[in-house]
Context: one part of a larger RNA
RNA sequence: GAUGAACGCUGGCGGCGUGCCUAACACAUGCUUGUCGAACGGACUUAUAACGAAACCUAGUGAAUUAUAAGUUAGUGGCGGACGGGUGAGUAACGCGUGGAAAACCUGCCGUAUACUGGGGGAUAACACUUAGAAAUAGGUGCUAAUACCGCAUAAGCGCACAGCUUCGCAUGAAGCAGUGUGAAAAACUCCGGUGGUAUACGAUGGUUCCGCGUCUGAUUAGCUAGUUGGUGAGGUAAAAGCCCACCAAGGCAACGAUCAGUAGCCGGCCUGAGAGGGUGAACGGCCACAUUGGGACUGAGACACGGCCCAGACUCCUACGGGAGGCAGCAGUGGGGGAUAUUGCACAAUGGGGGAAACCCUGAUGCAGCGACGCCGCGUGAGUGAAGAAGUAUUUCGGUACGUAAAGCUCUAUCAGCAGGGAAGAAAAAAAGUCCACAGGACUUUGGACGGUACCUGACUAAGAAGCCCCGGCUAACUACGUGCCAGCAGCCGCGGUAAUACGUAGGGGGCAAGCGUUAUCC
Numbered sequence: 001g002a003u004g005a006a007c008g009c010u011g012g013c014g015g016c017g018u019g020c021c022u023a024a025c026a027c028a029u030g031c032u033u034g035u036c037g038a039a040c041g042g043a044c045u046u047a048u049a050a051c052g053a054a055a056c057c058u059a060g061u062g063a064a065u066u067a068u069a070a071g072u073u074a075g076u077g078g079c080g081g082a083c084g085g086g087u088g089a090g091u092a093a094c095g096c097g098u099g100g101a102a103a104a105c106c107u108g109c110c111g112u113a114u115a116c117u118g119g120g121g122g123a124u125a126a127c128a129c130u131u132a133g134a135a136a137u138a139g140g141u142g143c144u145a146a147u148a149c150c151g152c153a154u155a156a157g158c159g160c161a162c163a164g165c166u167u168c169g170c171a172u173g174a175a176g177c178a179g180u181g182u183g184a185a186a187a188a189c190u191c192c193g194g195u196g197g198u199a200u201a202c203g204a205u206g207g208u209u210c211c212g213c214g215u216c217u218g219a220u221u222a223g224c225u226a227g228u229u230g231g232u233g234a235g236g237u238a239a240a241a242g243c244c245c246a247c248c249a250a251g252g253c254a255a256c257g258a259u260c261a262g263u264a265g266c267c268g269g270c271c272u273g274a275g276a277g278g279g280u281g282a283a284c285g286g287c288c289a290c291a292u293u294g295g296g297a298c299u300g301a302g303a304c305a306c307g308g309c310c311c312a313g314a315c316u317c318c319u320a321c322g323g324g325a326g327g328c329a330g331c332a333g334u335g336g337g338g339g340a341u342a343u344u345g346c347a348c349a350a351u352g353g354g355g356g357a358a359a360c361c362c363u364g365a366u367g368c369a370g371c372g373a374c375g376c377c378g379c380g381u382g383a384g385u386g387a388a389g390a391a392g393u394a395u396u397u398c399g400g401u402a403c404g405u406a407a408a409g410c411u412c413u414a415u416c417a418g419c420a421g422g423g424a425a426g427a428a429a430a431a432a433a434g435u436c437c438a439c440a441g442g443a444c445u446u447u448g449g450a451c452g453g454u455a456c457c458u459g460a461c462u463a464a465g466a467a468g469c470c471c472c473g474g475c476u477a478a479c480u481a482c483g484u485g486c487c488a489g490c491a492g493c494c495g496c497g498g499u500a501a502u503a504c505g506u507a508g509g510g511g512g513c514a515a516g517c518g519u520u521a522u523c524c
Stems, first nucleotide, its partner, number of pairs: 001523003005520005012379006018372002020337001025335003029332003034079003039076002042073009055061002086290003095215008105207002110203008118152001120150002127142006158183005164177005188195002216262003223253003228250006235243001265287004269280004292313005315326004343369001345368003351365001352363004382412004392403004416465001419459004426451001431447007468513005473494003479508005489496002
């Protein structure tokens, strides 16, 4: 000098940041991923119209049914739940950083271009009835729809097989052109404006793999290795590869530190330092890994998936004892651990994300507010004048000296807090409604703020409501008195204290910093 700090004493205000470093310990409760009715069949509600049973003397009331419109939605289906958010347990590794390679690769949504979007089929949830069960849930029979599922047709281009030509390259090879055979597509909705679907190519974005170099400590760890190292063949993957398997060979690594053990997420950065370096990896950003422990795959463009599935283990809960349910290292919050770390808050107004044609819905991301002097920065606790050098206190050589212009008094000012009035920007839009125009659009008006009646501005009012902490032997700025008497105590080092202690305790005075000041811990 610094800190995600803690402790002691003290504490006025604001802005901006920041806040479980320990038990990757266990979790009550609420919320954190939904959305689309413009994909689909139902169900329900409302309005209007038609028809009109029974009852009533008529007027009319009006069950059931049908049609249209508007709305709600359990289910099928689509997209999204692989983003965002958390944590650092593991990992000494191509994990990360940096520089390359992929002629060894993938890429939903998005953009550009081209070619299509023909014609059929069988089911199934919902629903109805029913069975088993305490429940979770599971089963049976019957009915039905689709952008759900499955054939068929077609193929500009595409895949595969065969065999050519041209051009090029760092090897395997790559690109282009033409040929034969063969294989694979699609889905509709509509407010008629569009929105979709299929195939191919390119782009963009995102990812995957490989390689060079760098990346802590220990030799009181010296040898390690059998899929081990290489080859051939087959498999496998989006893709190279012992990635996996069969056979063959006997290799491969290591004193330039293999193996083993310990520790640890890595980096941009941050702290310190003139620098070189040393330390560190909180917050913010990038990458990686993990989601109660271990294992596994499914779906999908993408996961071996925190709020998905299956199995096993530990734990907790429900149970009718047969069987079931759960996973806060999401946001709050609880217990526990600890020296120690916050609210079971408001809002989707903004930014961003998901769905939707849109309105809109969802969003503990985010924007804000609350708590904490935890940090940094700013402001205030008054300013001027005022000598009878008041009173008081301390000290004294009893004359005085110090606190000290300090106070009082007089004259001002009003920052902050308190009171009252006014009162934002952040909002650009998108969108809706309306008007107009030169009408795939454009212009104008209105609607729309969690923070918040907040910031800010103005006015009135009163010096009023706002100073402490540490130190004073030397290092090191700052001295006297009393008490104590190697006691009580102090102390970072040297060292003080045994009767005149500037070193202990108290007082007066002084020094330093200041809403803080000291101590402790850690780093330079």

Small-subunit ribosomal RNA, 5' domain from an uncultured bacterium, 524 nucleotides, folded computationally. It matches the Rfam family "Bacterial small subunit ribosomal RNA".